[in-house]
The part of an RNA shown here (small-subunit ribosomal RNA, 5' domain) has 522 nucleotides and comes from uncultured Ruminococcus sp. Lineage of the source: Bacteria > Bacillati > Bacillota > Clostridia > Ruminococcus. The prediction has a mean pLDDT of 84.
Context: one part of a larger RNA
């Protein structure tokens, strides 16, 4: 000198882009952050529609005055048909996205490779099919426990739910061959028996949308290797599922992944064990480079999700807003049991030198679920708060000498303050204040930002400058006070009576809506 997610003193007009809990991965009140589908499905509840009973019953005709007959109208059942919601059963989505870096020195990560050892919802693309039938459960009904969360019992039903049969190869698994390939194990093609294994409707009814097998894509994903990946020898020996090998068994797969036998092995001074720090990269910062320091935000990856463990379920999890179980805290409780997990968005209390609003908006971009309509999205877009950064803008401009007045100094002659200032002429960037008003919207609709941005017209120099420092290094002086005292200081050092080093005022130099300290790194 430069750079910061920075603090902190003094200070403060504006706009734009951007960052903002680096400390307790400490505790969390409150709302929100994951739904969605009635075009899978049986109910339920409401509204219309027609239609049929029952009840009441204006009015009107009629009467032998006892009625009879019309029947607007209300009320209430049942059926028929269309429509709104929707608890449940049922699909797909809650494996994405958002949040943290506690662990983690490791195939975790970056980087090149293998997989002849592999999966792969939804998408695209190809060939083939969906034939016939069964048994249940939720909902709901009733009984029943229970403070509650919840729960049982018996009956009653529907499906794209669920189970069989049936067809069926290019699947799949055994036998037995044939070609032809390689990279060791083998691969890939194809023939012949045998065995197995599929399926769902649904709709504005006439074209979509579903389902089932297998191919091949594409995309995500798993594994393996070879190089690279801090500090300590005041850590020198370390391992028994340990190294290998035969078998099984498990997985999507390969494998001590595991078990059971058998064998003595396996790594280590090129640093193994061990004990310390740490998420890793692209990138940032910095330096002429080589390097050195860093991983705030933005982008891949991994890893966690109160603490540990542990599988369901699904194409994907060993799953932040799922399950069980332990532990540890919190809440509710009829003491018998129960609920509960912000390291999503806000926000609260704590910690700390130190980080913001319980905001609006799905209008846009994506994302989920839908045939759509739409719904739902604290992803996102917007605002709001902070001079925390980087950028621009601003706070006037020309003219103005009797060098005014006041300060300040002084040899008392002047000097300086200074074209500075009054004062004349202008300007309106900004600021007030009216008036018009976007683009972002994608040919109709549909903007939270926002009556903003931006524009025109008025007012009027009007609304807007401040920190630090002046002995040298380092641009920048004098004058009082103080008198080794108060005090300065980054380093040399200043101050014990004329201090350019303290202190205050006057000039001045620097940088400016900042200065300037203090931390860190190069």
């Nucleotide at each position: 000198g430069g750079a910061c997610g920075a603090a902190c003193g003094c200070u403060g007009g504006c706009g734009g882009c951007g960052u903002g809990c680096c400390u307790a991965a400490c505790a969390c009140a409150u709302g929100c952050a994951a739904g969605u589908c009635g075009a899978a499905c049986g109910g339920a509840a409401c509204u219309u529609u027609a239609u049929u009973g029952a009840a009441a019953g204006a009015u009107u005709c009629u009467u032998u005055c006892g009625g009879g007959a019309u029947g607007a109208u209300u009320u209430u059942g049942g059926u028929u048909a269309a429509g709104u919601u929707u608890a449940g059963u049922g699909g797909c989505g809650g494996a994405c996205g958002g949040g943290u870096g506690a662990g983690u020195a490791a195939c975790g990560c970056g980087u090149g490779a293998g997989u002849a050892a592999c999966c792969u919802g939804c998408c695209u693309u190809u060939g083939a099919g969906a034939g016939g039938g069964g048994a249940a459960u939720a909902a709901c009904a009733a009984u029943c426990u229970g403070a509650a969360a919840a729960g049982a019992u018996u009956g009653c039903u529907a499906a794209u739910a669920c189970c069989g049969c049936a067809u069926a190869a290019c699947a799949u698994a055994u036998a037995c061959g044939a070609a032809u390939c390689g990279c060791a194990u083998g691969g890939u093609u194809u023939g012949u028996a045998u065995a197995u294994c599929a399926a769902a409707g649904a709709u504005u009814u006439u074209a979509u949308c579903g389902c089932u097998c297998a191919g091949a894509g594409a995309u995500g994903g798993a594994c393996u290797c070879g190089c690279g990946u801090c500090c300590g020898a005041u850590u020198a020996g370390u391992u028994a599922g340990u190294u290998g090998g035969u078998g099984a068994g498990g997985u999507a797969a390969c494998g001590g992944c595991u078990c059971a036998c058998c064998a003595a092995g396996a790594c280590c001074a090129c640093g193994a064990u061990c004990g310390g720090u740490a998420g890793c990269c692209g990138g940032a910062c910095u330096g002429a480079g080589a390097g050195g320091u860093u991983g705030a935000a933005c982008g891949g990856c991994c890893a966690c999700a109160u603490u540990g463990g542990g599988a369901c379920u699904g194409a994907g999890a060993c799953a932040c807003g799922g399950c069980c179980c332990a532990g540890a805290c919190u809440c509710c409780u009829a003491c018998g049991g129960g609920a509960g997990g912000c390291a999503g968005c806000a926000g609260u209390g704590g910690g700390g030198g130190a980080u913001a609003u319980u905001g609006c908006g799905c209008a846009a971009u994506g994302g989920g679920g839908g045939c759509a309509a739409c719904c739902c999205u604290g992803a996102c877009g917007c605002a709001g708060c902070a001079a925390c950064g980087c950028c621009g803008c601003g706070u006037g401009a020309a003219g103005g000498a009797u060098g005014a007045a006041g300060g300040u100094u002084u040899u008392c002659g002047g000097a300086u303050u200074g074209u500075a200032a009054a004062c004349u002429u202008c300007u309106u960037u900004u600021a007030u204040u009216a008036a018009g008003g976007a683009c972002g919207a994608a040919a109709a609709a549909u903007g939270a930002c926002g009556g903003u941005a931006c524009u025109u017209a008025a007012u009027g120099a009007a609304u807007a400058a401040g920190c630090u420092c002046c002995g040298g290094c380092u641009a920048a002086c004098u004058a009082c006070g103080u008198g080794c005292c108060a005090g300065c200081a980054g380093c040399c050092g200043c101050g014990g009576u004329a201090a350019u080093a303290c202190g205050u005022a006057g000039g001045g130099a620097g940088c400016a809506a900042g200065c300037g300290u203090u931390g860190u790194c190069c």